[in-house]
RNA sequence: UCGUGCUAGAUGGGGAGCUGGCGGUGCCCUGUACCCGCAACCCGCCUUAGCGGGGUUGAACUCCCUCUCGAGGUCGGGCCCUGUAGGACUGGCGUCGCCACGUCGUGUUGAAGGUUGGGUCCCGCGCGGCGGGGAACUGUGAAGCGGGUCAGGACCGGAAGGUAGCAGCCCUAAGCGGACCUCCUCGGGUGACGCGGGGUCUCCCAGCCGGAGCGAACGAGCGGCGUAAAGCUGGAGGGAACCGAUCGACAGAGGGUGCACGA
Numbered sequence: 001u002c003g004u005g006c007u008a009g010a011u012g013g014g015g016a017g018c019u020g021g022c023g024g025u026g027c028c029c030u031g032u033a034c035c036c037g038c039a040a041c042c043c044g045c046c047u048u049a050g051c052g053g054g055g056u057u058g059a060a061c062u063c064c065c066u067c068u069c070g071a072g073g074u075c076g077g078g079c080c081c082u083g084u085a086g087g088a089c090u091g092g093c094g095u096c097g098c099c100a101c102g103u104c105g106u107g108u109u110g111a112a113g114g115u116u117g118g119g120u121c122c123c124g125c126g127c128g129g130c131g132g133g134g135a136a137c138u139g140u141g142a143a144g145c146g147g148g149u150c151a152g153g154a155c156c157g158g159a160a161g162g163u164a165g166c167a168g169c170c171c172u173a174a175g176c177g178g179a180c181c182u183c184c185u186c187g188g189g190u191g192a193c194g195c196g197g198g199g200u201c202u203c204c205c206a207g208c209c210g211g212a213g214c215g216a217a218c219g220a221g222c223g224g225c226g227u228a229a230a231g232c233u234g235g236a237g238g239g240a241a242c243c244g245a246u247c248g249a250c251a252g253a254g255g256g257u258g259c260a261c262g263a
Stems, first nucleotide, its partner, number of pairs: 001263006009057003012030004020046005034054005063256006072247006079239004084234003089231002092227007101219003104215003113209007121198006127191002130187006137178004146171004154163003
């Protein structure tokens, strides 16, 4: 170096999950790489970590180790979306207050401020007015229970005359009405009224002093309260792709590794 026969080993691997841990069945990803039995409210083992039985291959391109590549999975973060809860912060909306930057209004035909006199305010009196009641004026108004006059008729009387008295007429009471004016009285959600007294924070008028601001409607600014939830905060779910970590199939490269016999 070659040939033959054995043995170790190999006869898929990985991820998540489960487990005290390691594997398996199951799920997922790669890939094509024996058979039978056991097995998820599980089966078998113990850092030597599937068990039991059989078959094939077998010192190597096939076994073992390292490195490279890297499908894929898992975890965390970021980004986006959905829905939910909250209401401290920013922004929006509403409202109140302050301020007086802008606009506006007003002001040398005189601002703010001060002062004097008035009004507005209160009380009393008076006057007026309105409403109620009464008086006065007037109309109507009594079959009988008001008056006067009483035809007719009735009664008394010898007569003269007298008596009572119906109707009618007149007047009047109660009652029911009218109207310009007048008087008395009561009342008030009465009055550009008068007089007196009181009060005077606000507002208005007039005079004087004063000598340039004053007002605060809208916009701006500041602050408070409220609302709503775009930004924001919390947690839940989903998603291609991104960052980090972890495991890692397939593939590639390198290295390593027996025994016996014969030539």